[in-house]
RNA sequence: GGGCUCGUGGUCUAAUGGUUAGGACGCCGCCUUCGCAAGGCGGAGACUCCGGGUUCGAAUCCCGGCGAGUCCA
Numbered sequence: 001g002g003g004c005u006c007g008u009g010g011u012c013u014a015a016u017g018g019u020u021a022g023g024a025c026g027c028c029g030c031c032u033u034c035g036c037a038a039g040g041c042g043g044a045g046a047c048u049c050c051g052g053g054u055u056c057g058a059a060u061c062c063c064g065g066c067g068a069g070u071c072c073a
Stems, first nucleotide, its partner, number of pairs: 001072007010025004018056001027043005049065005
């Protein structure tokens, strides 16, 4: 330098172009306990890497950029 794959809460991950972007772990509060853990209930936290385009409507499709992984040189 080129090909391919990928980028979504703190972490991991889901979401057919159409409901308020869902879930797990973690975090906070409450219940339970003499106390802790486990368990139960509730809550905060992502406008989806950045910019542009297509569309009535984009996390999703297209283009460019940036970054990561992998392969080739």